[in-house]
This is a predicted structure of a 74-nucleotide RNA (transfer RNA) from a Methanobacteriota archaeon. It was read from a public genome assembly. Rfam family: tRNA. It is annotated as a transfer RNA.
RNA sequence: GGGCCAGUAGCUUAGCUAGGUAAAGCGAUCGGCUCUUAACCGAUCGACCGGGGGUUCGAAUCCCUCCUGGCCCG
Numbered sequence: 001g002g003g004c005c006a007g008u009a010g011c012u013u014a015g016c017u018a019g020g021u022a023a024a025g026c027g028a029u030c031g032g033c034u035c036u037u038a039a040c041c042g043a044u045c046g047a048c049c050g051g052g053g054g055u056u057c058g059a060a061u062c063c064c065u066c067c068u069g070g071c072c073c074g
Stems, first nucleotide, its partner, number of pairs: 001073007010026004020057001027045006050066005
């Protein structure tokens, strides 16, 4: 220098192929149960999707560019 993959909640991931109000588990907080704790059950808290720009009525999703990390080629 070239190619590919990844970046979404505090953490691990789904959602992208086919554009239409962002989901699960863990976690935290509160409550229930319990002599108490754990486990279990319920509720709540949470991310406008790595940054910028474009297309579109509408973008996590499509296009361009940049940043970060990983792998491969030279």
The organism belongs to Methanobacteriota, within Archaea.